[in-house]
RNA sequence: GAAGCAGGCCAAGGCAGCCGCUGGCUGGCACUCUCAAGGUGCCGGCGGGAGGAAGGUCCGGACUCCAUAGAGCAGGGUGACGGUUAACGGCCGUCCGCUGAAAGCACCUGGCGCAAGCCAGGGGUAUAAGGCGAGGAACAGGGCCACAGAGACGAGCGUAUUAAGUUACGGUGAAACGCGGUAACCUCCACUCGGAGCAAUUCCAAAUAGGCACGCGUUGAUGUUGCUCGCGGAGCGUGCGGGUAGGAAGCUUGAGCGCCGGAGUAAUUCGGCGCCUAGAGGAAUGGCUGUCAUAGGGGCGUCCCGCAAGGGAGACCACUACACAGAAUCCGGCCUAUCGGCCUGCUUUACAC
Numbered sequence: 001g002a003a004g005c006a007g008g009c010c011a012a013g014g015c016a017g018c019c020g021c022u023g024g025c026u027g028g029c030a031c032u033c034u035c036a037a038g039g040u041g042c043c044g045g046c047g048g049g050a051g052g053a054a055g056g057u058c059c060g061g062a063c064u065c066c067a068u069a070g071a072g073c074a075g076g077g078u079g080a081c082g083g084u085u086a087a088c089g090g091c092c093g094u095c096c097g098c099u100g101a102a103a104g105c106a107c108c109u110g111g112c113g114c115a116a117g118c119c120a121g122g123g124g125u126a127u128a129a130g131g132c133g134a135g136g137a138a139c140a141g142g143g144c145c146a147c148a149g150a151g152a153c154g155a156g157c158g159u160a161u162u163a164a165g166u167u168a169c170g171g172u173g174a175a176a177c178g179c180g181g182u183a184a185c186c187u188c189c190a191c192u193c194g195g196a197g198c199a200a201u202u203c204c205a206a207a208u209a210g211g212c213a214c215g216c217g218u219u220g221a222u223g224u225u226g227c228u229c230g231c232g233g234a235g236c237g238u239g240c241g242g243g244u245a246g247g248a249a250g251c252u253u254g255a256g257c258g259c260c261g262g263a264g265u266a267a268u269u270c271g272g273c274g275c276c277u278a279g280a281g282g283a284a285u286g287g288c289u290g291u292c293a294u295a296g297g298g299g300c301g302u303c304c305c306g307c308a309a310g311g312g313a314g315a316c317c318a319c320u321a322c323a324c325a326g327a328a329u330c331c332g333g334c335c336u337a338u339c340g341g342c343c344u345g346c347u348u349u350a351c352a353c
Stems, first nucleotide, its partner, number of pairs: 001349010013292007021049002024046009051324001055335002058333005063197004075193005080094005095135001096133004104125002107122006136188002141186002143182003153178001157170004201249004211240006223231002256275008294321003298317002302313004
């Protein structure tokens, strides 16, 4: 230099100012209150505030409630071997199978050459790193096997041959006269699996209506402006308990993150030190201005090369632009979407030193 691969990080561009939204901590004042604590309201101060997938809800767990002696049947899931983990269908390592580029090799075609050979093109052949594998069993049983072929799963058929379905061969096709293939068809084997999900679950708890208990009430309660009269005429009062609205807990300190060291090929794990990094609840995480930077095309003039046509460079001026998407109990994965930017590693090989 050529060729083929693998992985990591960042990502609403940076900074400053102003105005908001939503939690936390905190200061002052007022109310509640005997005081304190706590709560509520108002005015401040300080600090926090989306992601690599927060997504799809596909798999596995934590947590909560319900169910549950034990065993079996049915049903679901997984499937090489070993490891890892809280667990997994994830991840790591190994084996097996398939795949996997340039170069090289031989061949063919064309051109050049006296020749050796060189150049160009073509299809063929192989492996590296890497990629993919629903990778148990087809001597338990059933089903199925496109096209082609006379015949496709169970033996028949044709030709030749033999004492004899006795032996041999049979274009096609993945498989043909057979202990064929297929389990990504049923099935068998081994292992494994209770159900529902934070709208889980728990606590506090109005108004109105209804329920229960006690008391009062047609000898007139209650109501009608405070009282009396009058009018009206069957409920009224107190207490208790359940539910609803509403509020609170669950809720974010966790199989957590970073660095260093040990064990291990690795996934992973052990130890030490340091850190706290959204917690809303119909659901906040935004907007404006200035400036700097990046990219794009444009305008104006400048410089360089050139005889020229033209080509190139950097500066200035405004303008425009920036993906997929968005927490909702929390973790581990998988899958899917994604404008772009930065970085690292592996393998094969040509040439030069």
A computed fold for a 353-nucleotide RNA from Telluria sp. AIW5, annotated as Bacterial RNase P class A. The model forms 92% of the base pairs in the Rfam consensus. Its mean pLDDT, the model's own confidence on a scale to 100, is 77. The gene name in the source record is rnpB.